Transfer RNA from a Candidatus Pacearchaeota archaeon, 72 nucleotides, folded computationally. It matches the Rfam family "tRNA". The organism belongs to Candidatus Pacearchaeota, within Archaea.
RNA sequence: GCGUGGAUAGGUCAAUGGCUAGACUUUCUGCCUUCCAAGCAGACGAUCCGGGUUCGAAUCCCGGUCCGCGCA
Numbered sequence: 001g002c003g004u005g006g007a008u009a010g011g012u013c014a015a016u017g018g019c020u021a022g023a024c025u026u027u028c029u030g031c032c033u034u035c036c037a038a039g040c041a042g043a044c045g046a047u048c049c050g051g052g053u054u055c056g057a058a059u060c061c062c063g064g065u066c067c068g069c070g071c072a
Stems, first nucleotide, its partner, number of pairs: 001071007010025004018055001027043005048064005
């Protein structure tokens, strides 16, 4: 350089173009317990960036940034 895959809560991952973006875990609060652990309930917290298409974009298209893999 060319090709290809990826970027979503602090972390690991989901999400036919219909979103009120979800689960587990972390943290915090409460319940339970003599206390702790475990268990139960709840809260906080996110779509890499800029455009485009669309009634509607995390999802499709274009460009950029970063990471992985292959080829040279």